About this RNA
The prediction has a mean pLDDT of 87. A computed fold for a 354-nucleotide part of an RNA from a Candidatus Woesearchaeota archaeon, annotated as small-subunit ribosomal RNA, central domain. It matches the Rfam family "Archaeal small subunit ribosomal RNA". NCBI's taxonomy places the organism under Archaea, Nanobdellati, Candidatus Woesearchaeota.

Context: one part of a larger RNA
């Protein structure tokens, strides 16, 4: 519940695509479903109003009349508006072209320094760690220098509230192959859109399975310190793991704690792309200034807002559609469905108790 809401007090689904449904540009016409106006028919009764009437009055009964009577049904009219139907259009949306931009993705290939271990060669006692220490390592030659190999991850500097991607994420270089936005032309289509219950895909880290790797870091576990104790912090080892194939898991502080669409509403200031004018010019993929457009900060009015704050990238003003809130706690739990190889996930209460 005919009502208020979701940035921080409960409350946007991690994110997209899309099935139903709801919603939907500009215009002519044609219909009359919806709407609207009028007329019949039906709309029990009790109740309610008026008037009189019967119980000695009154409540209270009975009776005329009228009043009520969302509803449905049947005619008759209207023709804005919504809806059907037939056609037109081009402002949304899409397609095409045309030059850029981009850590956008999937597969290959190749380089780069560091750490490590391994072989030589030098060297000859300490190395290492710490707030101080030990455990550790080292005369079977360590640390340390030199050159040489193997292996694995990883991509300094460029690094930029700078790009791109629906999110989650994405950074060495070339290549193949894919996909998307932006801007400019204004050539095509002609509303083909917009949201999305179910449903489908993608979905960081950890976690499982199976197979490979495994340099370095490192839950677990061991040892050494600290401390009353120390199952922590430091410190020395270290296994899963971290990485690669192939499948599963489906979860986050999946964050702008802010759903997507569109329209409307002051400005100021930087940056990214692309276009246009002028203008410098080493004449190049050059720089500089102003202007469209799109992204992407920072400030800030008018308005909102409890306030913090938002502010054309809204938390303003509107419209359309989805989700999802209702006092803590028991509790993201129990039972019961459903997916999962597990873990556990998706759905989700009550008792009680305050």
């Nucleotide at each position: 519940u005919u009502g208020g809401g979701c940035c921080u007090a409960a409350a946007g689904c991690g994110u997209u695509c899309g099935u139903a449904g709801c919603c939907g540009g500009a215009u002519u016409a044609g219909u009359u479903a919806g709407u609207c106006u009028u007329g019949g028919g039906u709309g029990a009764a009790a109740u309610c109003g008026u008037u009189g009437c019967g119980c000695u009055u009154a409540a209270c009964a009975a009776a005329a009349c009228g009043a009520c009577g969302u509803g449905c049904u049947u005619g008759a009219g209207a023709u804005a508006c919504u809806g059907c139907u037939a056609g037109u259009c081009u402002a949304g949306a899409g397609a095409c072209c045309g030059g850029g931009a981009g850590g956008c993705g999937u597969g290959a290939a190749g380089a780069g320094u560091a750490u490590u271990c391994c072989u030589g060669a030098g060297g000859g006692a300490g190395c290492g760690g710490u707030a101080a220490a030990a455990u550790g390592c080292u005369a079977u030659a360590a640390u340390c220098u030199c050159a040489g190999g193997a292996g694995g991850a990883c991509u300094a500097c460029c690094u930029g509230u700078g790009g791109c991607g629906a999110a989650g994420g994405c950074g060495c270089u070339u290549c193949a192959c894919g996909a998307g936005a932006a801007c400019g032309g204004g050539u095509c289509u002609g509303a083909c859109g917009g949201u999305g219950a179910g449903g489908a895909a993608c979905g960081a880290a950890a976690g499982c399975u199976a197979g490979g790797g495994g340099a370095g870091c490192a839950a677990a576990c061991c040892g050494g310190a600290u401390u009353a104790g120390a199952u922590g912090c430091c410190c020395g080892a270290g296994u899963a793991g971290u990485c690669c194939u192939a499948g599963c898991c489906g979860u986050a502080a999946a964050c702008g704690c802010u759903g997507u669409g569109u329209a409307c509403u002051a400005g100021a200031u930087g940056u990214u792309g692309c276009g246009u004018a002028u203008u410098c010019u080493u004449c190049g993929u050059g720089g500089a200034u102003a202007c469209g457009c799109a992204g992407u900060g920072u400030c800030g009015g008018a308005g909102c807002g409890a306030a913090g704050g938002c502010a054309u990238u809204a938390a303003g003003u509107a419209c359309a559609c989805c989700g999802c809130c209702u006092g803590g706690g028991a509790a993201g739990u129990a039972c019961g469905g459903u997916c999962g190889c597990a873990a556990g996930g998706c759905u989700g209460a009550a008792a009680c108790u305050u």